Context: one part of a larger RNA
């Protein structure tokens, strides 16, 4: 841009893509079979490998925006307390997120039509014959079934609702379940969208100051303290203000 009035939702599925794998054990059953040695089909159950999809509850990893320990040096006038630099200085942990080695799941079942093959009925050919007419069984292959996309499927589909009393969309702003940009999604005071604040969770591991003990390093008490990012909930304190543009009348 089109889809022949415009718009917002929800859909059908022509068609396309993906998946399709392989073991072990138990049972049937030490049965059928076999002189024995050995040892099943069919059917039922359990459990794995590799691949693949999703996720982060658990186990771990990362986590230079969280907490702690500590070395050297410089600074804040000094002590104390902090900060800068040294690969995040080094070291010990760790929230969210992202992750695998972690967790969960798939391959199927079932149906249709078949291949080789096996059959039924059955003539040509008084018999015989699965075939010539007719009817069945039959494979990871084929068509469905499972997952994903899908009306530019130009035969451009369908349903519902709204709009001539203006439906609806965008610009702009706050953002993230989204993201290179765009797009998408949530929200814009009739508001919890983000920040702040409050509470909680989580992590770290017992702050500073003061007191006491010790010559001191240090220890103890106050103190399961102090601090706490991306998490959860709440709260209009701050910012989403105000406003503008497009939008059906050549159609019904």
């Nucleotide at each position: 841009u089109g889809u022949u009035c415009g718009a917002g939702a929800c859909u059908u599925g022509a068609g396309a893509g993906g998946a399709g794998c392989c073991g072990u054990c138990c049972u049937u059953a030490g049965u059928a079979c076999g002189a024995g040695a050995g040892g099943a089909c069919c059917g039922g159950g359990a459990u794995g490998g590799a691949c693949u999809u999703a996720c982060c509850u658990c186990u771990g990893g990362u986590g230079u925006a969280c907490c702690g320990g500590u070395u050297g040096u410089g600074a804040c006038g000094c002590c104390a307390g902090u900060c800068g630099c040294a690969g995040c200085g080094c070291c010990g942990g760790g929230u969210a997120g992202c992750u695998a080695u972690g967790u969960a799941g798939u391959g199927a079942a079932g149906g249709g039509a078949u291949a080789a093959a096996c059959g039924c009925u059955g003539a040509a050919a008084g018999c015989a014959u699965c075939u010539a007419a007719g009817c069945g069984u039959g494979a990871a292959a084929c068509c469905c079934g499972c997952c994903u996309c899908a009306a530019a499927a130009c035969u451009a589909g369908g349903u519902c609702u709204c709009g001539c009393u203006g439906a609806g969309a965008g610009u702009c702003g706050u953002g993230g379940u989204a993201g290179a940009c765009c797009a998408c999604c949530a929200c814009g005071u009739u508001g919890a969208u983000a920040g702040g604040c409050c509470g909680c969770a989580u992590g770290u591991g017992c702050a500073a100051g003061u007191g006491c003990a010790g010559u001191g390093a240090u220890g103890c008490a106050u103190u399961c303290a102090g601090c706490u990012u991306a998490g959860c909930g709440g709260u209009a304190c701050u910012a989403a203000u105000a406003a503008c543009u497009c939008g059906a009348u050549c159609g019904g």
The part of an RNA shown here (large-subunit ribosomal RNA, domain VI) has 252 nucleotides and comes from Rhodospirillales bacterium URHD0017. The organism belongs to Rhodospirillales, within Bacteria. The coordinates come from a structure-prediction model, not an experiment, and the mean pLDDT is 89. It matches the Rfam family "Bacterial large subunit ribosomal RNA".